[in-house]
Molecule: Bacterial RNase P class A
Organism: Geobacter sp.
RNA sequence: GGAGCAGACCAGGCAGUCGCCGCACUCCACACUGUUGGGGUGGGGAGGAAAGUCCGGGCUCCUUAGGGCAUGGUGCUGGAUAACGUCCAGCGGGGGUGACCCCAGGGAUAGUGCCACAGAGAGAAGUCCGCCCGCCAUGGCGGGUAAGGGUGAAAGGGUGAGGUAAGAGCUCACCGGGUCCGGCGGUGACGUCGGAUGCCAGGUAAACCCCACCAGGAGCAAGACCGAAUAGGGAAGCGUUAAGGACGGCCCGUCCGUGCUUCCGGGUUGGUUGCUUGAGGUCACCGGUAACGGUGAUCCUAGAUGAAUGACUGCCGCCUGCAGUCGGGUAACCGCCUGCAGGCACAGAACCCGGCUUACGGUCUGCUUCAACC
Numbered sequence: 001g002g003a004g005c006a007g008a009c010c011a012g013g014c015a016g017u018c019g020c021c022g023c024a025c026u027c028c029a030c031a032c033u034g035u036u037g038g039g040g041u042g043g044g045g046a047g048g049a050a051a052g053u054c055c056g057g058g059c060u061c062c063u064u065a066g067g068g069c070a071u072g073g074u075g076c077u078g079g080a081u082a083a084c085g086u087c088c089a090g091c092g093g094g095g096g097u098g099a100c101c102c103c104a105g106g107g108a109u110a111g112u113g114c115c116a117c118a119g120a121g122a123g124a125a126g127u128c129c130g131c132c133c134g135c136c137a138u139g140g141c142g143g144g145u146a147a148g149g150g151u152g153a154a155a156g157g158g159u160g161a162g163g164u165a166a167g168a169g170c171u172c173a174c175c176g177g178g179u180c181c182g183g184c185g186g187u188g189a190c191g192u193c194g195g196a197u198g199c200c201a202g203g204u205a206a207a208c209c210c211c212a213c214c215a216g217g218a219g220c221a222a223g224a225c226c227g228a229a230u231a232g233g234g235a236a237g238c239g240u241u242a243a244g245g246a247c248g249g250c251c252c253g254u255c256c257g258u259g260c261u262u263c264c265g266g267g268u269u270g271g272u273u274g275c276u277u278g279a280g281g282u283c284a285c286c287g288g289u290a291a292c293g294g295u296g297a298u299c300c301u302a303g304a305u306g307a308a309u310g311a312c313u314g315c316c317g318c319c320u321g322c323a324g325u326c327g328g329g330u331a332a333c334c335g336c337c338u339g340c341a342g343g344c345a346c347a348g349a350a351c352c353c354g355g356c357u358u359a360c361g362g363u364c365u366g367c368u369u370c371a372a373c374c
Base pairs, nucleotide, nucleotide: 001370002369003368004367005366006365007364008363009362010361012316013315014314015313016312017311018310020045021044023042024041025040026039027038028037029036047346051357052356054355055354056353057352058351059219060218061217062216066252067251068250069249071215072214073213074212075211076090077089078088079087080086091105092103093102094101095100106210107209111208112207113204114203115202128149129148130145131144132143133142134141135140136139157175158174159173160172161171162170176200177199178197179196180195181194182193183192184191185190223273224272225271226270233264234263235262236261237260238259244256245255246254280299281298282297283296284295285294286293287292317344318343319342320341321340322339323338324337326335327334328333
C1' cells in the first nucleotide's frame, strides 16, 4: 500500500429572521364559562431504521371459569429474557488460505409416498456385457456368479490374502460404519481411549407421518364515557322452560336465558378519554466468558388528529473534481495551504415495548491475508 473479516459510533454543526404544535405558570376578554379566544415567561417537539407487518409480548374486550380434538409453530446442549421462531456461550456438520461465516441440527427397522431420464435392476430392488461349467457346435441352450465393465446423482462397505469350476464376508487380517459393554473428561450436547460382535439391505421428513415442547380469539379503527333520538320504536311469522345465544372450526363442560327471521323507521359523519412515567434512559460500581442481572445516583426526552416539528440567509464541517504556490521524491506520484465549482445518504411517529429483515452516507477500533521495501 491492496484485498477482506468482525464490531462500535454519528446521522451535519452554529447563528439570525419569519412560521407551526404541546405542556407548566400567569394576565386579559367573552352574549357563550368552555372541546372559547388572545398576550407574557419558561421548557420541550420524528428514526436507527420511524420502513416491512415477519415474530414475541404489555394492554383492552369476548369472559364466569376449564378439558379435549383439529389446526398452527418450534426442534442439538446449557444459559439470558416478560416472552419469542430472538440473543449469548458451546457441541456436531459444512464453506473459506485465513480472520470468520452458514445450518429448516429429534426419528428412515412404526407406516405411506417419491428418487425423472439412463440402466438388467433404484430397496427386502439385480444380470445387459462379461467370467465359469455342461451339451450342441462358431453360434445357440441349460446352470452357476454378482468379484470386473457399462448406465446413472446414487447400484448390496474398502484394501489384501486364502478359497473356488468361476466367484462372493464364503473365511481370515487390517480399516470404516452400526450395535453392545466399559474407562477418562464435561452440568450437558458430546469428545477420547479400550474391548466384543461379520451386524454391513441406499437416499429423501423446508414429503405425508411419528416423537417432544408451546399456542383461545380479535385487536387502539381494541375499549370506556358524554352527547345525540316522532324512539327504551313499530309490524308479521316461527318458537316460548327449554328452544336459542355466548365473534377462528368441532365436542364435552360452564354461564345467560322469551329468543330467532323478515320488513318499515329514528339516531350514530360530534367530543373527551385510552395517549405516553415505562419489562424507561444515562452514568458509576459489583457479579457473570458473554447475553444479561443487581445496587446506587441522576433525568423526564413528541402526543398530532386531515394530521404540528418548517422556510430563507450566512459561516463552519465532510466528500468529489479542477487550478495555483510551496515541500518531498529519479519519476510516477504524495502532502499542506489557497481559490473555484458541485454534492452531503436511506428516509418521517400515530397505543407502547423487545427482536428479526430490508434501504443507506460517513468516521473509528481490532483482526486476517497478499505485495514491495527496510